[in-house]
This record gives sequence, structure tokens and C1' cells, in this order.
RNA sequence: UCAUUCACUAGGCAAACUUACCGAAAGGUAAGGGCGCAAAGUCACCGGCCUAAGGGAGACUAUGGCAGCGGGACUGCGGCA
Repeated sequence: UCAUUCACUAGGCAAACUUACCGAAAGGUAAGGGCGCAAAGUCACCGGCCUAAGGGAGACUAUGGCAGCGGGACUGCGGCA
């Protein structure tokens, strides 16, 4: 240094829920809150899932979302074994 890993140290993020706002909804933002997380940091490339405004006679449908569903890419702290 790299891989692996959560020992130690310093920490980091923040589920459900509540309030306010945005949105057709899914969901997002902020504050509180803390279920949990060794990438629960970033990215919609692949699979998957959610919603259906609009479109469609209907079935349905993403150009809308989910990174805390999985894979992948890039990046980061510590340094026992």
C1' cells in the first nucleotide's frame, strides 16, 4: 500500500412515528426522534419493487419514484488480527 475485517479510538448516518411544506400519488425536504447500519457515503448502469397524473374502450402503461431490496461503479475513517 492492497485485500479482508469491527478489535481499539474518533466519530458518522438515521427506521417507524410526530409537525410543517412540496407532490396527483409513490415519495421528497426541514425539525424532533432512534429501529438499526462497517459504507445506511454518492451514482438510476442492470435486475426488482412502489405510484398512475397523463395516455388508453379496457387490460394496462413511467417520462415519476425507492440507493435502508439485490448486483455493479466511484469514494471515505480506524489499523488489533
Predicted 3D model of an 81-nucleotide RNA (c-di-GMP-I riboswitch aptamer) from Gallionella sp. It matches the Rfam family "c-di-GMP-I riboswitch aptamer". Gene Ontology term of the family: cyclic-di-GMP binding. It was read from a public genome assembly, where an Rfam model found it. The source organism's lineage runs through Bacteria, Pseudomonadati, Betaproteobacteria, Nitrosomonadales and Gallionella.